Transfer RNA from SAR324 cluster bacterium REDSEA-S27_B3, 74 nucleotides, folded computationally. The sequence was found in a public genome assembly. It matches the Rfam family "tRNA". The family's RNA type in Rfam is transfer RNA. The source organism's lineage runs through Bacteria, delta/epsilon subdivisions, Deltaproteobacteria and SAR324 cluster.

RNA sequence: GGGCCAGUAGCUCAGUUGGUUAGAGCUGACGACUCAUAAUCGUCCGGUCGUAGGUUCAAGUCCUACCUGGCCCA
Numbered sequence: 001g002g003g004c005c006a007g008u009a010g011c012u013c014a015g016u017u018g019g020u021u022a023g024a025g026c027u028g029a030c031g032a033c034u035c036a037u038a039a040u041c042g043u044c045c046g047g048u049c050g051u052a053g054g055u056u057c058a059a060g061u062c063c064u065a066c067c068u069g070g071c072c073c074a
Base pairs, nucleotide, nucleotide: 001073002072003071004070005069006068007067010026011025012024013023019057028044029043030042031041032040050066051065052064053063054062
């Protein structure tokens, strides 16, 4: 230098053919239970969907450039 893959909640990850409200588990906070703790159960908090543009009535999803990380080739 070239090619490919990944980037979504604090962490690990889903997200269908683009379709209107973006989710799960864990963590955290609160509560229930218990003599108490753990475990268990319930509720809640938590998102510029890597960044900037573009297409579209509508973009996490499609297109372009860039950033970060990884793999391969030279």